RNA sequence: CCGUGCUAGGUGGGGAGCUAGCGGUGCCCUGUACCCGCAACCCGCUCUAGCGGGGCCGAACUCCCGCCCGCGGCCCGGAUGGUCCGGGACCGCUCCAGGUACGGAGUGUUGAAGGCCGGGUCCCGCGCGACGCCAACCUGCGAACCCCGUCAGGACCGGAAGGUAGCAGCGGUAAGCGGGCGCUGGCGGGUGCCGCGGGGUUACCUGGCUGGAGCCACCGGCCUGUUGAGCGACCGAGCCGUCCGCCGUCAACGGCGGGUGCACGG
Numbered sequence: 001c002c003g004u005g006c007u008a009g010g011u012g013g014g015g016a017g018c019u020a021g022c023g024g025u026g027c028c029c030u031g032u033a034c035c036c037g038c039a040a041c042c043c044g045c046u047c048u049a050g051c052g053g054g055g056c057c058g059a060a061c062u063c064c065c066g067c068c069c070g071c072g073g074c075c076c077g078g079a080u081g082g083u084c085c086g087g088g089a090c091c092g093c094u095c096c097a098g099g100u101a102c103g104g105a106g107u108g109u110u111g112a113a114g115g116c117c118g119g120g121u122c123c124c125g126c127g128c129g130a131c132g133c134c135a136a137c138c139u140g141c142g143a144a145c146c147c148c149g150u151c152a153g154g155a156c157c158g159g160a161a162g163g164u165a166g167c168a169g170c171g172g173u174a175a176g177c178g179g180g181c182g183c184u185g186g187c188g189g190g191u192g193c194c195g196c197g198g199g200g201u202u203a204c205c206u207g208g209c210u211g212g213a214g215c216c217a218c219c220g221g222c223c224u225g226u227u228g229a230g231c232g233a234c235c236g237a238g239c240c241g242u243c244c245g246c247c248g249u250c251a252a253c254g255g256c257g258g259g260u261g262c263a264c265g266g
Base pairs, nucleotide, nucleotide: 001266002265003264004263005262006261009057010056011055012030013029014028015027020046021045022044023043024042034054035053036052037051038050063259064258065257066256067255068254072250073249074248076245077244078243079242080241081240082239083238085236086235087234091232092231093230094229095228096225097224098223099222100221102220103219104218106215107214114210115209116208117207118206119205120204121203122199123198124197125196126195127194128192129191131188132187133186134185135184137180138179139178140177141176147172148171149170150169155164156163157162
């Protein structure tokens, strides 16, 4: 130096997260890289490696170390979008309340506002009327006997003449029950386009006189709001994103340099 058979080792790596810590499943980056079972209400481990089973490569393109590059992630800083909570000083918009009367509409010399007098709506009393109720009045019924009249028959007294009480019947009446209601008296009120008197007149309607040009606030404008209401803007905090930067940190892929066996045979 060559060949054969082995061994260490390799058969992807990394970031964030999770975790006491480590590795893995899941997410992301790199980019192509044996297979099966397990795993987020996690799985497996305990000091550096997923655990269990099977296969392949094997001392170098492949394993180990150092340096460079640097995908990507994390931390930090800045800008910005969204969402939600809080704040209420200033500003804007909308609504609300009050005002003003600049413009429009309406109304007014067929007379506005204002002023004076009166009427109505409201309250009290009285009268009249209507209605209702009661009484009175008229009328019908209305008592086995203890209501009236007349009392047949019969009864009683009497020698007689005559007299007495009296049921039924008939006629009537009392209490009471019913009907009528024009007139009379009393009472009542959710009674009246009725009349008279008094009170009140803040408000609304209305008549007359006066007055002599405004009135009104419907629409737009303007002003005010002392805790008027809401929204926006603004300020502060939280959360979710996007972009940029740089320092730090970890770092894939890739590049360069170095390092690493055993046995046998030639």
Model confidence (mean pLDDT): 77 of 100. The RNA shown here (Bacterial large signal recognition particle RNA) has 266 nucleotides and comes from an Actinomycetota bacterium. Taxonomically the source falls in Actinomycetota (Bacteria, Bacillati). Rfam family: Bacterial large signal recognition particle RNA. Rfam classes the family as a non-coding RNA gene.